[in-house]
Molecule: transfer RNA
Organism: Chloroflexota bacterium
RNA sequence: GCUCCUGUAGCUCAGUGGAUAGAGCGUUGGCCUCCGGAGCCAAAAGCUGCGGUUCGAGUCCGCACAGGAGCA
Numbered sequence: 001g002c003u004c005c006u007g008u009a010g011c012u013c014a015g016u017g018g019a020u021a022g023a024g025c026g027u028u029g030g031c032c033u034c035c036g037g038a039g040c041c042a043a044a045a046g047c048u049g050c051g052g053u054u055c056g057a058g059u060c061c062g063c064a065c066a067g068g069a070g071c072a
Stems, first nucleotide, its partner, number of pairs: 001071007010025004018055001027043005048064005
C1' cells in the first nucleotide's frame, strides 16, 4: 500500500427496517446475616463519528476513525 472482518453498558455478547435497545458477569444502594465475597430486592450505565436512503436506521449505503486478519 491492497483486500476482508469487526465496532451496542465497565467486560463478554444478543438485537426481521417498526412500542421504551436487552441478557450474563461486574458496579452501586438496600434487605438478610455473627460476618459477607453467599442469598434476596432495586438502581445506574450504551448503539465510534459525519452524511445518505427510507414514513421510520443499532440494522441498509458512502466516507472517516479505531481494532483485528490476510497479501505485498